[in-house]
RNA sequence: GCAUCUGUAGCUCAGGGGAUAGAGCGUCUCCCUCCUAAGGAGAAAGUCGCACGUUCGAUUCGUGCCAGGUGCA
Numbered sequence: 001g002c003a004u005c006u007g008u009a010g011c012u013c014a015g016g017g018g019a020u021a022g023a024g025c026g027u028c029u030c031c032c033u034c035c036u037a038a039g040g041a042g043a044a045a046g047u048c049g050c051a052c053g054u055u056c057g058a059u060u061c062g063u064g065c066c067a068g069g070u071g072c073a
Stems, first nucleotide, its partner, number of pairs: 001072007010025004018056001027043005049065005
């Protein structure tokens, strides 16, 4: 340089046109316990990488860019 895949919560990932954007782990609060762990209840945490376009409507589709992975040279 070319091809291809990925980018969504602190971490690992789902969701592939219309929902209030979700799960597990983690964090915080409370309950339980002599204390801790385990268990139970609840909460916080998101410009869905950036911009533009298509659409009545975009996390989702298209284009460009950015970052990362893989293959080829």

Model confidence (mean pLDDT): 81 of 100. This is a predicted structure of a 73-nucleotide RNA (transfer RNA) from a Defluviitaleaceae bacterium. Its Rfam family is "tRNA". It is annotated as a transfer RNA. Taxonomically the source falls in Defluviitaleaceae (Bacteria, Bacillati, Clostridia, Lachnospirales).